[in-house]
RNA sequence: AGAGUUUGAUCAUGGCUCAGGAUAAACGCUGGCGGCGUGCCUACCCCAUGCAAGUCGAACGAUCCCGCAAGGGAGAGUGGCGGAAGGGUGCGUAACACGUAGAAAUCUACCUCGCCGGAGGGAAUAACCCCUCGAAAGAGGGGCUAAUACCCAAAAGGAUCCGCAAGGAUCAGAGUCCGCAAGGGCCUGGCGAGAGGAGUCUGCGGCCCAUCAGCUAGUUGGUGAGGUAAUGGCUUACCAAGGCUACGACGGGUAGGGGGUCUGAGAGGAUGUCCCCCCACACUGGAACUGAAACACGGUCCACACGCCUACGGGUGGCAGCAGGGAGGAAUAUUGCGCAAUGGGCGAAAGCCUGACGCAGCGACGCCGCGUGGGGGAUGAAGGUCUUCGGAUUGUAAACCCCUUUCGGGAGGGAAGAUGGAACGGGCAACCGUUCGGACGGUACCUCCAGAAGCAGCCACGGCUAACUUCGUGCCAGCAGCCGCGGUAAUACGAAGGUGGCAAGCGUUGUUCGGAUUUACUGGGCGUACAGGGUGCGUAGGCGGUUCGGUAAGCCCUUCGGGAAAGCUCCGGGCUUAACCCGGAAAGGUCGGAGGGGACUGCCGAGCUAGAGGACGGGAGAGGAGCGCGGAAUUCCCGGUGUAGCGGUGAAAUGCGUAGAGAUCGGGAGGAAGGCCGGUGGCGAAGGCGGCGCUCUGGAACGUUCCUGACGCUGAGGCACGAAAGCGUGGGGAGCAAACAGGAUUAGAUACCCCUGUAGUCCUAGCUGUAAACGAUGGGUACUAGGUGUUGCCCGUAUCGACCCGGGCAGUGCCGAAGCCAACGCGCUAAGUGCUCCGCCUGGGGAGUACGGCCGCAAGGCUAAAACUCAAAGGAAUUGACGGGGGCCCGCACAAGCAGCGGAGCGUGUGGUUUAAUUCGAUGCAACACGAAGAACCUUACCUGGGUUUGACAUGCAGGUAGUAGUGAAGCGAAAGCGGAACGACCCUUCGGGGAGCCUGCACAGGUGCUGCAUGGCUGUCGUCAGCUCGUGUCGUGAGAUGUUGGGUUAAGUCCCGCAACGAGCGCAACCCUUGUCGUCAGUUAUACGUGUCUGGCGAGACUGCCGGUAUCAAACCGGAGGAAGGUGGGGAUGACGUCAAGUCAGCAUGGCCUUUAUAUCCAGGGCUACACACACGCUACAAUGGGCGGUACAAUGGGCAGCGAAGGGGCGACCUGGAGCGAAUCCCAGCAAAGCCGCUCGUAGUUCAGAUUGCAGGCUGCAACCCGCCUGCAUGAAGCCGGAGUUGCUAGUAACCGCAGGUCAGCCAUACUGCGGUGAAUACGUUCCCGGGCCUUGUACACACCGCCCGUCACGUCAUGGGAGUUGGAAACACCUGAAGUCGGUGACCUAACCGCAAGGAGGGUGCUGCCUAGGGUGGGUCCGAUGACUGGGACGAAGUCGUAACAAGGUAACGUA
Repeated sequence: AGAGUUUGAUCAUGGCUCAGGAUAAACGCUGGCGGCGUGCCUACCCCAUGCAAGUCGAACGAUCCCGCAAGGGAGAGUGGCGGAAGGGUGCGUAACACGUAGAAAUCUACCUCGCCGGAGGGAAUAACCCCUCGAAAGAGGGGCUAAUACCCAAAAGGAUCCGCAAGGAUCAGAGUCCGCAAGGGCCUGGCGAGAGGAGUCUGCGGCCCAUCAGCUAGUUGGUGAGGUAAUGGCUUACCAAGGCUACGACGGGUAGGGGGUCUGAGAGGAUGUCCCCCCACACUGGAACUGAAACACGGUCCACACGCCUACGGGUGGCAGCAGGGAGGAAUAUUGCGCAAUGGGCGAAAGCCUGACGCAGCGACGCCGCGUGGGGGAUGAAGGUCUUCGGAUUGUAAACCCCUUUCGGGAGGGAAGAUGGAACGGGCAACCGUUCGGACGGUACCUCCAGAAGCAGCCACGGCUAACUUCGUGCCAGCAGCCGCGGUAAUACGAAGGUGGCAAGCGUUGUUCGGAUUUACUGGGCGUACAGGGUGCGUAGGCGGUUCGGUAAGCCCUUCGGGAAAGCUCCGGGCUUAACCCGGAAAGGUCGGAGGGGACUGCCGAGCUAGAGGACGGGAGAGGAGCGCGGAAUUCCCGGUGUAGCGGUGAAAUGCGUAGAGAUCGGGAGGAAGGCCGGUGGCGAAGGCGGCGCUCUGGAACGUUCCUGACGCUGAGGCACGAAAGCGUGGGGAGCAAACAGGAUUAGAUACCCCUGUAGUCCUAGCUGUAAACGAUGGGUACUAGGUGUUGCCCGUAUCGACCCGGGCAGUGCCGAAGCCAACGCGCUAAGUGCUCCGCCUGGGGAGUACGGCCGCAAGGCUAAAACUCAAAGGAAUUGACGGGGGCCCGCACAAGCAGCGGAGCGUGUGGUUUAAUUCGAUGCAACACGAAGAACCUUACCUGGGUUUGACAUGCAGGUAGUAGUGAAGCGAAAGCGGAACGACCCUUCGGGGAGCCUGCACAGGUGCUGCAUGGCUGUCGUCAGCUCGUGUCGUGAGAUGUUGGGUUAAGUCCCGCAACGAGCGCAACCCUUGUCGUCAGUUAUACGUGUCUGGCGAGACUGCCGGUAUCAAACCGGAGGAAGGUGGGGAUGACGUCAAGUCAGCAUGGCCUUUAUAUCCAGGGCUACACACACGCUACAAUGGGCGGUACAAUGGGCAGCGAAGGGGCGACCUGGAGCGAAUCCCAGCAAAGCCGCUCGUAGUUCAGAUUGCAGGCUGCAACCCGCCUGCAUGAAGCCGGAGUUGCUAGUAACCGCAGGUCAGCCAUACUGCGGUGAAUACGUUCCCGGGCCUUGUACACACCGCCCGUCACGUCAUGGGAGUUGGAAACACCUGAAGUCGGUGACCUAACCGCAAGGAGGGUGCUGCCUAGGGUGGGUCCGAUGACUGGGACGAAGUCGUAACAAGGUAACGUA
């Protein structure tokens, strides 16, 4: 510090995700030791048991115990001090609760200091005794008694209040211990001060929601009174009517606050566990008492709930103290030891108490440290894994040798923490000496002993991200943080080996900060990505020209105070180190006080004129409102002329018309809209505004530089305006025209097209308040090159002139410098550079939706979420592809022609069907006479049946074998095979034997079994189309572009010219073969013997070379000459980068998988030849341009020894016989041909056409023609009379017609295929259209690329959510009723020791009663929030469902927005 993920690729936008840190954690696997920390985040849910606050006999009386006594001890009670601290928790609380800095109207027990006192009386009461009640808890009555308990009074001194003062009033008190005593200690009263603590007030600071906008009656203030320690509506009476709020009151939600902690570069963000400070709470709610302090965790009273005891009358309890239990939960510990230390309470002290605390226990919960060994060790052991079988790796790892012993185990020693405390002794004292005292703990630590001995796991290994192979699995099982893996070779699943990372831990999950400049203060944006309000006026607010003076709020400097400690940082130190701990320093806030400064901002005052406004002048304009006027056109009405159609469309029809339309002429009515001018012309804030005139009226520009003197800019709320559609009222209604209806179109057509047609469109005064209300660009101001139009005004110049020309200001366009921008683009009319104010944005969908609120008559508008879901959505540009986009241009692409196919019969192939099998493959073009250039057996891969199992075939190893290998009779059998009589070898030799063969066994063979989507090779296709690229340079952030585009030209990216390109490569062309002409050489053969034809070589020839024209006088094109041939002469071979996961595992090769008495192999028979059908490629025909018969002429390419086979002979013929010649320019097929030509016949007919089919008789090949061959003869003589929609080939020696040969092959189902020659045409105007292709351009939401993408309803499933008759729960208020305890007030009843009084009595007090207040309870109507609800609304998601085709290409009606 970044990375992954939208795309074919790119840039930018933007979200999601990851790597880091942290954690009071939890879960999974694993687990050696120690130190230091830490441990109910959930139910402020309920708690058994024990402990957590007592102490003082030196305050007091009684009692008891020990002691002879002196004296000592115990402890209920009275009394004092302490139970307000310590400890726990975070419910409540948005508050002066907290933090920080201040303030004045206060209190303060214990402690410290100072001053002054402690003298005199009195009356009770508990304990105790007696009685009574009660189960208990406890209570009541009578009697006795003490005090540092209570009461009275008081000198000095003091305080408070009144008062000017004198003075007056008020306030309190206690003793005890030591000592012979003196005296002293403690205690106590008053006053003053301090320290520490507490209460109160104030400024400022720190959460969310405005879908909470108004709140408030003690409310705000005053006066009197009350109350408090104290100010104060704190309380009360009266008076006034205030107070708070957009700088967010009130309401709702959430929450203890801070020091700090985590993270971050910081600014920030998140957080508040442990420790420290503050606050709040103590079962829930209320209340007071006591006290210095409480409204009191382990006190009191009351009420509710809950639990316990009970004799049912009544009592009792409160772990959010420490342990512990239950419950809840993913989850959080021991009913431990000790007061030795630290601290606290009481005490004079000893001491007692202390679950505070110190320790120990449990938990890897966290941090830190240590160990599980160290050194050597190659045969690179074994085993494992992989393998190309060679090896590689695990791996110096192990073994083995040497060494060490931390930790753990055993044994022995053994602290510090205690410089403190106590007792005793000494000492005036400080202090000294002796003794005692440790929970942790026989712990830490030290020493010794044995022995490498007891001690390693977890996660990951596709990219991000460090680490790879094998097997298994086969979109299954599974993984996954994101992208994504898995459909038979998965580095992504599972396992193994290996590797990487961390390590007593490792992973996962949750949360949080970071990365995220992704809320942007630091530090973002808004033309098209999310985002400028539809427009103006203007309130608050924010911002504001220039000069001088003052001031000092902001601002700057200095100083002082405070910002607790701990923590963080630095330095130093202590535990062996570290964590941890100790000491010191530094740092830390928008804080407060004081002093100083005066630039800038603010404030006050005085000026200025450049901003702003006003005045005056002549002009421009569809600016607005009202009233009036005119013409053209449509429609309607009337009349004339006139006759059969009109109208409408792609074509029609509906419609109108013989009752007279349309057309035409004349007249009339009515409404709406404003032609030409008219223009990126004008005006207006926007919406918007267009005939002419009049009236009223707003604004702007220009000119003069006369006036005011900052009066300005913006503008949250607010107010006003605001197209169209729409709403209500009343009019109006010509044309147009939603809806509706009809006609067409269509598969349908609720549309597009047509004929009609109502709201509406128009007017009126209102409502609505929205638009793609757009420049998708808020307003103001300043600055920053130019060029060129145009509108208005002015000046100059020039005039006959409204012109022209030059300049200025204001507006409105275009092009462009710099600059900006993701790019497109913007560019003085900024999207540039600054300032200023407002509005708005923060991934897509859900959704501009729901709920709530406000507005509206309604339609609806404004404001505006969430659940859920996705890993993207979106912008600009690039390259392609595509378009029922455009331009240019090719091709037998169309057109023009010729011959066909599609109909018939037959042949062949395919589909389908059938079958035991009909083996397999090829499937649009580019499968279908294709693999097959030869299926009767064989082939053959298929089926049925019968055999064989190291095998039909190869190699190796081991063992065996001598009448061995081989030949193989009889017999069984369909054959294979079984069987075995008989015959019978070979090579080398050192003479032992070895080899070969055979047999047995082991390795292995074999497979036309699967995967062409694992592959090689080969092939098809686009396409013989003219294209496809590279280097360097240049342009662009980049993908990429340029070159290769453009102007010409060509068959051609062929060439020329131009050009930020210059060159080059693969293609094109040429080079090669063949053919056409000539020359030359040679020549078997042929021969008429000359040599020509011919065969085979070598060579020439053609290059737009020449002429004319056109042209940029370039390339080139047109015409011509010459020539056998002319512009590539004809034909062939030759196929760029690539596309189709195209075809082929069955030609071959080959990875992987499968099979191994079978998916191998052998054999016989069958099948591949089936047959209702369908398609494809062909053959033969349908006839007279023909058929038949007779005669007659002319080829070329080829093939031939298991071959071609002559002559001759036989047969009607197929063929037979025969065997010459020939390994072939010699012989044969083959005297090679057929169409052709010359004659005769047939006469338009299912024929003398056509030949299918069938019968009989033959021939040939072959082991064998039944399934299932070919040929011959005779006989038979089917369909068919030129072929629907549609479709194929061909542009010249071509099509068409005619025959010949060859390969394969025993033969042949060949009409196929490959070649050869013979005869030999027609047509091309042209490029509109169909198909395919090339180049340029345009649009795109496509990129698997239009066979693309994609929308909505419906159906099914799942999920969340809105409405909903209601049902139900919670919360906070309000009104009324009731009202415990209790303070305060009242009091006529009752009770009453101290004081007054001789007494009666009084004062005072208590109880009771009562009033106000009030917890709680009840009733009621509303408010807010949640749960649930028949039914219902839409939404999201889901592999292949249904219907259509809306959008993206002019998406086939341009799209979109609003209604």

A computed fold for a 1459-nucleotide RNA from an uncultured bacterium, annotated as small-subunit ribosomal RNA. Its Rfam family is "Bacterial small subunit ribosomal RNA". Its family is annotated with ribosome and structural constituent of ribosome in the Gene Ontology. RNAcentral holds the sequence, with entries from ENA and SILVA.